[in-house]
RNA sequence: CGACCGGGCCGGACGGUCGCGGCGUGCGUGCCCUUCGGGGUGCGAGGCGUCGAGGAAAGUCCGGGCUCCACAGGGCACGGAGGUGGGUAACGCCCACCGGGCGCGAGUCCGCGGAAAGGCAACAGAAAGCACACCGCCGAUGGCCCCGGGCCACCAGGUCCGUUGGGCACAGGCAAGGGUGAAACGGUGGGGUAAGAGCCCACCGCGGCGGCGGCGACGUCGCUGGCGAGGCAUGCCGCUCCCGGAGGAAGGCCAUGUAGAGGAGGAGCGCUUCGGCGCACGGCGCGGCCCGCGCCGUCAGCACUCCCGGGUAGGCCGUUCGAGGCCGCCGGCAACGGCGGUCCCAGAUCGAUGAUCGUCCUCGACAGGACCCGGCUUAUAGGCCCGGUCGUCGC
RNA sequence: GGGGAUAUAGCUCAGUUGGGAGAGCGCGUGGAUCGCACCCACGAGGUCGGGGGUUCGAGUCCCCCUAUCUCCACCA
Numbered sequence: 001c002g003a004c005c006g007g008g009c010c011g012g013a014c015g016g017u018c019g020c021g022g023c024g025u026g027c028g029u030g031c032c033c034u035u036c037g038g039g040g041u042g043c044g045a046g047g048c049g050u051c052g053a054g055g056a057a058a059g060u061c062c063g064g065g066c067u068c069c070a071c072a073g074g075g076c077a078c079g080g081a082g083g084u085g086g087g088u089a090a091c092g093c094c095c096a097c098c099g100g101g102c103g104c105g106a107g108u109c110c111g112c113g114g115a116a117a118g119g120c121a122a123c124a125g126a127a128a129g130c131a132c133a134c135c136g137c138c139g140a141u142g143g144c145c146c147c148g149g150g151c152c153a154c155c156a157g158g159u160c161c162g163u164u165g166g167g168c169a170c171a172g173g174c175a176a177g178g179g180u181g182a183a184a185c186g187g188u189g190g191g192g193u194a195a196g197a198g199c200c201c202a203c204c205g206c207g208g209c210g211g212c213g214g215c216g217a218c219g220u221c222g223c224u225g226g227c228g229a230g231g232c233a234u235g236c237c238g239c240u241c242c243c244g245g246a247g248g249a250a251g252g253c254c255a256u257g258u259a260g261a262g263g264a265g266g267a268g269c270g271c272u273u274c275g276g277c278g279c280a281c282g283g284c285g286c287g288g289c290c291c292g293c294g295c296c297g298u299c300a301g302c303a304c305u306c307c308c309g310g311g312u313a314g315g316c317c318g319u320u321c322g323a324g325g326c327c328g329c330c331g332g333c334a335a336c337g338g339c340g341g342u343c344c345c346a347g348a349u350c351g352a353u354g355a356u357c358g359u360c361c362u363c364g365a366c367a368g369g370a371c372c373c374g375g376c377u378u379a380u381a382g383g384c385c386c387g388g389u390c391g392u393c394g395c
Numbered sequence: 396g397g398g399g400a401u402a403u404a405g406c407u408c409a410g411u412u413g414g415g416a417g418a419g420c421g422c423g424u425g426g427a428u429c430g431c432a433c434c435c436a437c438g439a440g441g442u443c444g445g446g447g448g449u450u451c452g453a454g455u456c457c458c459c460c461u462a463u464c465u466c467c468a469c470c471a
Base pairs, nucleotide, nucleotide: 001391002390003389004388005387006386007385008384009383010382012360013359014358015357016356017355018354020052021051022050023049024048025047027044028043029042030041031040032039033038054366058377059376061375062374063373064372065371066247067246068245069244073291074290075289076288079242080241081240082239083097084096085095086094087093098111099110100109101108102107112238113237119232120231134178135177136174137173138172141171142170143168144167145166146165147162148161149160150159151158152157186204187203188202189201190200191199205227206225207224208223209222210221211220212219213218251317252316253315254314260308262307263306264305265304268279269278270277271276280298281297282296283295284294285293310470311469312468324343325342326341327340328339329338330337331336361364396467397466398465399464400463401462402461405420406419407418408417414451422438423437424436425435426434444460445459446458447457448456
């Protein structure tokens, strides 16, 4: 200098004028209380002071806080997670490590089991799971034909042998090579054989047992087995673990106003001192089911459910100080934790961040809170910083 | 703000152990008719909303994005 890997940060700046939302302060004003000093609360326009979007406020994909329903209980189902150890309020997040794939490398991606059972593998191919032989190789052995020799026979012929006889490829053997496929029943080399083959051997791969190291995933060494074990599993199955549901339009308080007017469904017996009790049934809380708990009702236009109607669509709380930010020290490889100091940093409810002018620059992307946090993911012009890898050149 | 569903031919929709992309209507051509419609035969027409992943192979399984539809206030 070039190419690249990982991480962190900023994301227009400054000033003037006008405007918007919150809070505080003072002013005016309404109401209430008053011990007449004042206090509380609301409204108003203007003044002063101060604060005023994000790294993603987004998607709502996970995890929690908070609220209500038994302050939430047992089981099943559904759903989710998945190497190991740690961090955390918790997590599917983060950190460190382990194993495997990719990369020269910095690094990056993936992660339970299936050697339990079951399932799937279209087309092609001989064969796709406990398989198979199309081309091919062999044909030692058996068979057939030819050749040579011996023996028997009058001939036709029969029979036996061939230590290197030749041929066929019929029986049969093989799975090395070709071919098909995403994938073909361990890989390479040697021996062996008629040809071959874990058939045998060496190394590698795989399984089992044991020793050692590690909290562990796992690593390593030795012995041994014998290739019987292939692929997928992010749809199905198994194992372990997690999980009650709904959400801020949750939920609480106040105010205003109306008609539960109408339709449908809807479950009982016993005892009794007449207060109730027991069992059963129905319903609600309760959401996919069962149990369990609590409440209500059981002959009546009554609980409850559904349909169909009626009314109000106003205010306050929830609503922002929090697993909070920054700095320092300590512990830890790290994620993170502990201690001390310091700061207050949006709270709207038709929903506030804007407009304009000036100067400057690298000329400004994606985009805006709506109960709140921790993550992940997605979008993002441009710029800065830190650490590292590979290559080239020069010293 | 929160919950749920859908996207396949021009329109309405099927598509399950993941291997063929389909049906009806519509459209085109031909037939039949004097002509039109009905009818008969044949045919064209698809980024399976978009991107990525798993897999030999994805409309289908997993993740992300986009668009559309729908429900949720309180009182008696």
Overview: This is a predicted complex of two RNAs, RNase P RNA and transfer RNA, with 471 nucleotides together. Rfam match: Bacterial RNase P class A. About the family: Ribonuclease P (RNase P) is a ubiquitous endoribonuclease, found in archaea, bacteria and eukarya as well as chloroplasts and mitochondria.